[in-house]
A computed fold for a 72-nucleotide RNA from a Candidatus Woesearchaeota archaeon, annotated as transfer RNA. It matches the Rfam family "tRNA".
RNA sequence: GCGUCUGUGGUCCAAUGGCUAAGAUACUGGCCUUCCAAGCCGGCGAUCCGGGUUCGAAUCCCGGCGGACGCA
Repeated sequence: GCGUCUGUGGUCCAAUGGCUAAGAUACUGGCCUUCCAAGCCGGCGAUCCGGGUUCGAAUCCCGGCGGACGCA
C1' cells in the first nucleotide's frame, strides 16, 4: 500500500429499518444481617466521527478514524 472483518455504558454482550437502545457485571442508595458476604428492590451510565438513503438508521450506502487478520 491492497483486501476482509470489526467499532454500542468502566467491562462483556443483545437489538428483522419501528428506539423509550435489552441484559449481565462493575459502581452506588435502600432492605435484610450483630457485622460482612450472599440474596431482594432501586439508581447511574452507551450506539467512533461526518455525510447520504428512508416516513423512520445502532442497523443500509459513501468517506474518515481506530482495532484484528491476511497478502505484498
The prediction has a mean pLDDT of 83.